[in-house]
This is a predicted structure of a 346-nucleotide part of an RNA (small-subunit ribosomal RNA, central domain) from an uncultured bacterium.
Context: one part of a larger RNA
């Protein structure tokens, strides 16, 4: 290579935009490149199938035919694909109108809490704990009352809720932005889908510089607990954790399920449009969730949000370990991150 497969067995790319590349809507008109027939030559001999014949037989050897699936010219067909031209409107955008929402940056600001101070009252204990201790505390502590300062989070509302391509977003108001959804059917008239290699984005933790640090807290100490305890418990605390620029580039970055597109019983609940109806309730889209038919599946499961029935494009996967390591290489300030074997071993 056919081929099979990626939810849990090996294996979907962290998203998302897009280059080349592959696909790719209805009508119709030309072409005749792909394609499909017919016809000509060519396709060397040996071989290799058949059939016959020749050495006693086979091995060998000779004839004949087939067959050489090609390849050049040539005359047709036009469904299908290509090519060009013409056309159309449901896929795509676009307009308008409504409408949704923790989507995004930036400024401003709001109260509850915890720490601090500073003063007032008050007096011997607070704290922790499974019991304790280490801590704090008559130089007035925990409590309690009044102002202030100061950093981070936003109690109820909250909800299989919403938004968002992922990551992820939640106190209020502004101001900039940008999604989606419906409805009209107004405008363009296949403008589309995927997307190697590339770009951008991309939790936490970490790195560089300069701020800031209320709580929390690796790491450090100390008390404990044990045989030991470099833990788990409890006092304390440095980085960090917040912020602003600037690398990282990773996660169970999970639905452990890539992305389009159309088709295949229901039954119920939820969020947001239309639109009927006095309302109950119904119709008809777009999300989100439960159950289930049939189907699919090694099962457990999934089941119109499909793992179902089919196309098209990527990525990946091929026995366990060795090993995501060794070596080069590329990228980074490092930390490593990408790309990524073999020996040898069961």
């Nucleotide at each position: 290579u056919u081929g099979g497969g990626u939810u849990u067995a090996a294996a979907g790319g962290g998203u998302c935009c897009g280059u080349a590349g592959g696909c790719g809507g209805c009508c119709u008109u030309a072409u005749a490149a792909g394609u499909c027939a017919g016809c000509g030559g060519u396709g060397a001999a040996a071989g290799u199938u058949u059939u016959u014949g020749g050495c006693u037989u086979a091995a060998c050897c000779a004839a004949a035919a087939a067959a050489u699936u090609g390849c050049c010219a040539u005359u047709g067909a036009u469904a299908c694909u290509g090519u060009a031209g013409g056309g159309c409107u449901u896929g795509a955008a676009u307009a308008u109108u409504u409408g949704u929402g923790a989507a995004g940056u930036a400024a401003c600001u709001a109260g509850a809490a915890u720490a601090u101070g500073u003063a007032g009252u008050g007096u011997a204990g607070c704290g922790g704990u499974g019991a304790a201790a280490u801590g704090c505390u008559u130089a007035g502590a925990u409590a309690u009352u009044a102002c202030a300062u100061g950093g981070a989070a936003u109690a109820c509302c909250a909800a299989u809720u919403g938004c968002g391509c992922a990551g992820g977003c939640a106190g209020g108001u502004u101001a900039c932005u940008a999604a989606c959804a419906a409805a009209u059917g107004a405008u363009u008239g296949a403008c589309g889908c995927u997307g190697a290699u590339g770009g951008a984005c991309g939790a936490a933790a970490g790195c560089g510089u300069g701020g800031g640090u209320a709580g929390c807290g690796a790491a450090c100490a100390g008390g404990a607990u044990u045989a030991g305890a470099u833990a788990c418990c409890c006092u304390g605390g440095u980085a960090g954790u917040c912020c602003a620029c600037g690398c990282c580039g990773u996660a169970a970055a999970c639905g452990a399920u890539g992305g389009a597109u159309a088709c295949u019983a229901g039954c119920u609940g939820u969020u947001u449009g239309u639109u009927c109806g006095c309302a109950a309730g119904g119709a008809u889209g777009a999300g989100u969730g439960g159950c289930u038919a049939a189907g699919c599946g090694a099962a457990a499961g999934u089941g119109a949000u499909a793992a179902g029935u089919a196309u098209c494009c990527c990525a990946c996967c091929u026995g366990g370990g060795g090993a995501g390591u060794a070596c080069g290489g590329u990228c980074g300030c490092a930390a490593g991150a990408c790309u990524g074997a073999a020996a040898c071993u069961c």